[in-house]
RNA sequence: AGAGUUUGAUCCUGGCUCAGGACGAACGCUGGCGACGUGCCUAAUGCAUGCAAGUCGUACGCAGGGAGCUUGCUCCGCUGCGUGGCGCACGGCUGAGGAACACGUGGGUAUCAACCCUGGAGUGGGGGAUACCCCAGCGAAAGCUGGGACAAUCCCGCAUACGGUCGGGCAACCGACGAAAGACGCAAGUCGCUCCGGGACGAGCCUGCGGCCCAUCAGGUAGUUGGUGUGGUAACGGCGCACCAAGCCUUUUACGGGUACCUGGUCUGAGAGGACGACCAGGCAGACUGGGACUGAGACACGGCCCAGACUCCUACGGGAGGCAGCAGCAAGGAAUUUUCCCCAAUGGGCGCAAGCCUGAGGGAGCAACGUCGCGUGCAGGACGACGGCCUUCGGGUUGUAAACUGCUUUUAGGGGGGAAGAGACUGACGGUACCCCCUGAAUAAGCCCCGGCUAACUCCGUGCCAGCAGCCGCGGUAAGACGGAGGGGGCAAGCGUUGUCCGGAAUCACUGGGCGUAAAGCGCGUGUAGGUGGUCCGUUGCGUCGGUGCUGAAACCUCUGGGCUUAACCCAGAGACGCGUGCCGAUACGAGCGGACUUGAGGCAGGGAGAGGGUGGCGGAAUUCCGGGUGUAGUGGUGAAAUGCGUAGAGAUCCGGAGGAACGCCAGAGACGAAGGUGGCCACCUGGCCCUCGCCUGACACUGAGACGCGAAAGCGUGGGGAGCGAACCGGAUUAGAUACCCGGGUAGUCCACGCGGUAAACGAUGCCGGCUCGGUCUAUGGAGGUUUUACCGCCUCUGUGGGCCUAAGCUCACGCGGUAAGCCGGCCGCCUGGGAAGUACGAGCGCAAGCUUAAAACUCAAAGGAAUUGACGGGGGCCCGCACAAGCAGCGGAGCGUGUGGUUUAAUUCGACGCGAAGAACCUUACCCAGGUUUGACAUGCAUCUGCAAACCGGUGAAAGCCGGCUCCUUCGAGGGUGAUGCACAGGUGCUGCAUGGUUGUCGUCAGCUCGUGUCGUGAGAUGUUGGGUUAAGUCCCGCAACGAGCGCAACCCCUAUCGCCAGUUACACGUGUCUGGCGAGACUGCCGGUUUUUCGCCGGAGGAAGGCGGGGACGACGUCAAAUCCGCAUGGCCCUUACGCCUGGGGCGACACACACGCUACAAUGGGCAGGCACAGUGCGCUGCAAGACCAAGGUGGAGCAAAUCGAUAAACCUGUCCCCAGUUCAGAUCGAGGGCUGCAACUCGCCCUCGUGAAGGUGGAGUUGCUAGUAACCGCGUAUCAGCCAUGGCGCGGUGAAUGCGUUCCCGGGCCUUGUACACACCGCCCGUCACGUCAUGGGAGUGGCUAUGCGUGAAGUCCGUGGGCUAACUCGCAAGAGAGGCAGCGGCCGAGCGUAGGGGUCGCGACUGGGACGAAGUCGUAACAAGGUA
Repeated sequence: AGAGUUUGAUCCUGGCUCAGGACGAACGCUGGCGACGUGCCUAAUGCAUGCAAGUCGUACGCAGGGAGCUUGCUCCGCUGCGUGGCGCACGGCUGAGGAACACGUGGGUAUCAACCCUGGAGUGGGGGAUACCCCAGCGAAAGCUGGGACAAUCCCGCAUACGGUCGGGCAACCGACGAAAGACGCAAGUCGCUCCGGGACGAGCCUGCGGCCCAUCAGGUAGUUGGUGUGGUAACGGCGCACCAAGCCUUUUACGGGUACCUGGUCUGAGAGGACGACCAGGCAGACUGGGACUGAGACACGGCCCAGACUCCUACGGGAGGCAGCAGCAAGGAAUUUUCCCCAAUGGGCGCAAGCCUGAGGGAGCAACGUCGCGUGCAGGACGACGGCCUUCGGGUUGUAAACUGCUUUUAGGGGGGAAGAGACUGACGGUACCCCCUGAAUAAGCCCCGGCUAACUCCGUGCCAGCAGCCGCGGUAAGACGGAGGGGGCAAGCGUUGUCCGGAAUCACUGGGCGUAAAGCGCGUGUAGGUGGUCCGUUGCGUCGGUGCUGAAACCUCUGGGCUUAACCCAGAGACGCGUGCCGAUACGAGCGGACUUGAGGCAGGGAGAGGGUGGCGGAAUUCCGGGUGUAGUGGUGAAAUGCGUAGAGAUCCGGAGGAACGCCAGAGACGAAGGUGGCCACCUGGCCCUCGCCUGACACUGAGACGCGAAAGCGUGGGGAGCGAACCGGAUUAGAUACCCGGGUAGUCCACGCGGUAAACGAUGCCGGCUCGGUCUAUGGAGGUUUUACCGCCUCUGUGGGCCUAAGCUCACGCGGUAAGCCGGCCGCCUGGGAAGUACGAGCGCAAGCUUAAAACUCAAAGGAAUUGACGGGGGCCCGCACAAGCAGCGGAGCGUGUGGUUUAAUUCGACGCGAAGAACCUUACCCAGGUUUGACAUGCAUCUGCAAACCGGUGAAAGCCGGCUCCUUCGAGGGUGAUGCACAGGUGCUGCAUGGUUGUCGUCAGCUCGUGUCGUGAGAUGUUGGGUUAAGUCCCGCAACGAGCGCAACCCCUAUCGCCAGUUACACGUGUCUGGCGAGACUGCCGGUUUUUCGCCGGAGGAAGGCGGGGACGACGUCAAAUCCGCAUGGCCCUUACGCCUGGGGCGACACACACGCUACAAUGGGCAGGCACAGUGCGCUGCAAGACCAAGGUGGAGCAAAUCGAUAAACCUGUCCCCAGUUCAGAUCGAGGGCUGCAACUCGCCCUCGUGAAGGUGGAGUUGCUAGUAACCGCGUAUCAGCCAUGGCGCGGUGAAUGCGUUCCCGGGCCUUGUACACACCGCCCGUCACGUCAUGGGAGUGGCUAUGCGUGAAGUCCGUGGGCUAACUCGCAAGAGAGGCAGCGGCCGAGCGUAGGGGUCGCGACUGGGACGAAGUCGUAACAAGGUA
C1' cells in the first nucleotide's frame, strides 16, 4: 500500500465483499507449566443461610461476678442491659432514571461547616426529668400500656461576656440580647465543654463555554416573565404566597419525541476523524416501587423511620415481619460470567486517653486458556535415502534426517533437603509459598485451521446439479486442485478456527479530502426577508487575529529516560505531553466596529433606437361548415383494398345570397421579444423591460438568497356564455387468431370567452444566479463613430457596443463533447446527490371542490443497477454490388402404380448411427439384433512354469451345425530342438458407453472474397489506421488518392483434360501413300494491333486478324474461421464398464414386418405416340483368363467353342430414317397385380434373388396449395459402359457418347452473400432480449371493525407528613403565690393548604395483536398476449 466482482472486451461511475487491528466475549476441536490481569454485557428479576458498623466504663445508672472485710460499705472493671457521646451521610454495590448546571472546563459568592489546625476569652451558681429497674396489666407473636424510684458530659432557668446577633450612629461609641460539663489522675497534668475570629478539608448555590438523533415535533409558556411586599432557607432566587404589569423562550432549533449516566480515558486511524465509556480513577444518580419528613454539622438516609402499592413469609385470622444494585451463595433468564474459602500480618477507616475492639473496605488463596506475557514438549549426529503410506509416464518420486540407531542435556515433571523479603519494635493470612541445592529419567506435555482466485499451500480416490461447500466471485449434471476421504503441503501454535460487535481499508458524507450536460444530483421561473459575502483612500478602537507571560489543565493512562520482579507482561520514579478555558502585557498587516473622504461597482437625469413583450377595445379578408335559392343527374365519399356513411324525398359538382365560430397564408429568417411558461392579420389606447450615445448627478446605495410572496404550457375542476372546424369517451365499418388499437364514417366533453381554482411537464441548453480573466475565424439582428460613393437612399470598408448562431486554440472532460452564450482559470451565495429495486410509494402533515399536488420513509430483496465509447451480430434502416436468387423460358416434382429411404407402429428381434449419407451389392455369410445349442487362456497376439511322442488332415459314430467320442497314421542321432496339445498364470477379446475427453478424416457457409501480421501513427483503453475513399474487376483484380509503409494466408497463375496447327515416332485397313487416329515434343492468345472512351491511369466498348478474344470451355485446388456439425460401428486412442460373459463358435430367424405419413426416383397417362415389319445407319468411355466369348441351333438359357492377358479377340448402341396398321377409345395407351410353365446363380431362392414364355390387364386421361433443376454442346430426350458382385432386388452411384433447344426486359420483390454506413436495452449475439395481468408457493409490509399496554390534563377521593389555625382535654423546670391555684410556654385532639395513590371523563402520541383486504419482493423449465429494444413493424 491495496484486491475481487457489472462487459465479448474497454474506460468511468457506483455499490457489495476481502486482507489489518481490537474485545468484560460466546461456540467448536484441542489442551503441559508459570506470572500478571479480568470474570452477570441478559431480569434495577426474586432471594434460603451466614457475615458486611460499631465503639467508648477516662460521661452515667443498674444487675450478675470476684476480692476485702468493720453484714454494710469499699475496691476490682470480667459479663450484660440501659441512659449519654461519637460514628452510622464514609467505605462497598449498581447504572434503573436523567438531555439536566447531571457531567466536563473556566469563573463567581447572597452561604454552611462535626471532627482537625491556629489565635483570643470563659468554664460561676442552681433546678428538673427519664430509660434500664421494680410493681401491675394487654397480646399467639411483634411488642405495648399504666404506676413508682434514681444518675450523668441528659434537659432547664439565673449570673457573666468581646470585635457575636439586633437597633441607633459617618465613626468612635451607646443600648438590648445570647454560653458552658465535666472526667481521669496523689499530683504535675491530660482529655474534654462554651463563646468569638482565622485556616484547612468538605459542602450548598449562581454562571460563560462544550459534548446524541428526529422538523414526518414549529410554535411553546399561566408561577408562565418581571415588579412590590411577605414567608421560607445556612444562603441568593417564583423557592412559596398576595397584589400589580404582560411579559418570557424560539429556525443560532424553543416545545415535543426517541435514545443515553457524564468524564479522565479505551479501541481504531498516517492524521483529521469515527466508535465506545467493562476493569482503574473523578463526578452524578439509585437502594423493592411511589410519596414524606424526622434526627443530625451533614440525609430527605442501601444494611433508619412513617404512609401507600406490588410481592414473599409468620399467624391463635385479631394482627405482624421483610427488602443482597454489600461478600459469598441459590433460583430464574441467557450464547455466557467464579468459592456459601483464609486473614485483619500489611494499607486504610470508625470508636477509644490508651490497651484494644470492629472492618466480606482491604490483603490473599480457589475456579475459568477469558486476555496479555514468558517457558517447555528436547539437542547433536545419522542414507542403503529402511519399512509402511501416497503418487507414478512403472523408470521412479515423495513423506525424509524424518524414524530406527549413537551420543548428550534436564528447563518442565516426579522425589528429597534448605528456606525468605513483604515489619523500625510485638505482630505473616498468603505459606513450608517464591527461591536455592541434590537425585531419577527423553522421560509427563501438540493441536487447530487452511490449500479455485482474492491468499501462502496439489495430487489420487469417492460422489455425479446428488450429497454438500460458500466471505465475495462462484463450485457440484462421470476424469471436481472448490463437495467427502486420503497422502502431501501452507499458516499459526497451548492454542486454532467460527460467530457477534467497533474502527480501518471507505476520498463510500469528502474540514483535511468528492460531486451535480449524458452515470445519483440545478428548485419550472422571478421578486425579495433573515443570513452569508462585499470596491478605493485616511483616521480611530484593538473584537477577531498574532506574540509574550501568569493561572489552570487531579491521579492513573500515553511518550521518553531510569529502576524493581531470572526476562517479559506487570509495577515504581522522574521528565515530557495534556490542542480547551481564563487573567495581564504587547503588535495592528488582514477581517470587523466607529468616524471621514472617493468613483471605477450600482443607480438616476438627458437625447435617440429595435421588437409576435403584456393588457383592453375595434376592424379585416381567405377557407371550412351550415342554411336559402338556381343549374344539373347518379352517384359521392373513403381505403392497401373495402365497407359503414351521404344520395332519386335530388347528393356530389357548379353559381348566387346569408349565418356563425375559430385560426390568421404570403411576409417568415439558424430572425425578434420576454425571467420562465410563452408571444405572430390590421388599427388605436394603457403599460413593463432592453440597447446605444454625449454629458451631468447620488456616493457602495452591491451580489446571492433558507423561509416567504408572485408568475407558471397542456390536460383537468367550478359558475355562466359560446360552439364553425377538430375531437378523448362512445357508436358503427374494416383489419385480425383476437383487435376494447393502428385505418375509415360519425361523435360528446373539451378546444374558444369571462371570472375563479389547480401548480404539474423531457417546465430541457436535461447546464442556478452574479462578477472578473483567457487565441482566432465566420454568419446574422439592432445601435453608435469614421471612411468611400452619392443630392439622398441602398450598399461596401474600418472601428466600437448589445443580442442570436456556427467552427475552432489552449485548457477541461471517463468518453461523447464544451470551448468569450465554457462544461476553461478564479471569487461569492443558494439549491441538490450518496448502489439498484421496494418508491416518488406507505404513514403523518400542509394545500385543494375534487382529481390530486408538496414534503417523504422502512421492512424486505438483489450483486449489481448505470454512463460513454469499442468490436461484432442483427434490423419488417439506408447506399453500392453479386449469384439460375427473382424475372423470362424449358423439363419436372406435388395426383397414379411400382422401387428405394425415413418417420411411426408392430415384433422375440425388426441391430446401429445418421438425415440427399455409412450401403460401390443384407437369401447363409455379411450381421453388429433375436431365439436356441455349445464353449471358457478362449476364433486371434506375446511371455512364463510344468507335462506331452502327438496334433491336423483322413475314416467311423452322434448331432441342426458347432462340437464331442473313437480309430488310423510320419521320422529319429532316443535326447534335445521345432511344432502341437493339455494344465496353471500373466493376459487376450468386446461393432459395450462417452464424437460433449480426443487424433485422423469429412460436410457446411463457399470458389464466397475475404482473413490477418510486422513496424509506424492515433486513442487513457477496448481498439482504430493499413483493409476506408474515387474508379474498375469474376476477384482485397488493378489504378489513383490517403499516416501509413510493407508482408502473409486466400484470388489469379503455375498442374490435368479439351478446341487449332506443326514436328517426331507408331499400331490398325487386303495392300501402298496421305489424312483420320495413338503417344510425345512444340507453336498459339498477350487487350499484342487499330479506333473510341477514361484521369494520356487501371480498364471498358467496337474492329481487324485468328481454330480460339478479352479468366476460350471443363477439372483438380477450399483462406482465418463457424456449426461442442459428422464419425469411438473404417482405423487409432484417454477414461469408464463386461471377464464360464457385454467375449467366442454354430443352426434358425430378423435387418425385407404394415392402418399410415413424408422424401428421392422409375414407368406412364399416349398420335411429336404405340405396335409390327422391312430397310438403313452413325459412337465413346471402359471391362475381360476358375474371365469376356464370336459363328451355328437357340425364349431365358443351354450345347458348343473360333479368338483374346487385348488400339489386334469379344458386346444388336438407341433415339433416328422408311413403310404400314391403330383413329382418341382406359384404347393395339399404360403396365401394376395375380395365375401357370420354365431358366440361371448358389450348400440353400419358403420367409427373401434375378431372368424367360403364356395368360391376367389395376390405378392412371398431365396432377391443389406449394415446390425443384437448368444460361449452350447446357436443359431435355436417347442409349452404352463400369465399380461392388456367386447371383441380385441397380429404377441407385460413377462415367461415356448420340440428337440437341428455348429464354434472360431487368434487379422492384423472395432466398443467400460481399463492402460502406446507421440504430440497438442483442453478445448463447433476433431461433436475441423483454413487459404486464392471471395461477401456485414463501417472506416482509400498508389499510382494517376492534383489542391490550404506556402517557399529559380536568374533576372526584385522599394516606403519611411538614406548615398554618385552633387547642374547652393534658402539661416537671420559668413567673406570681405560704398554699390552693393562676400565668407563660408546650402537647394531644380537631380544622385547613399541599399531597402519593386510587377512581372517573374526554383527549394525545406510540407500541403489540387483529377476521378481512391492498399492493410489493422473491421463487430452472405454468397461462394469455407482444408493450419496449433495429423505423421493434403505429418512432
Description: The RNA shown here (small-subunit ribosomal RNA) has 1435 nucleotides and comes from a metagenome. It matches the Rfam family "Bacterial small subunit ribosomal RNA". Its mean pLDDT, the model's own confidence on a scale to 100, is 84.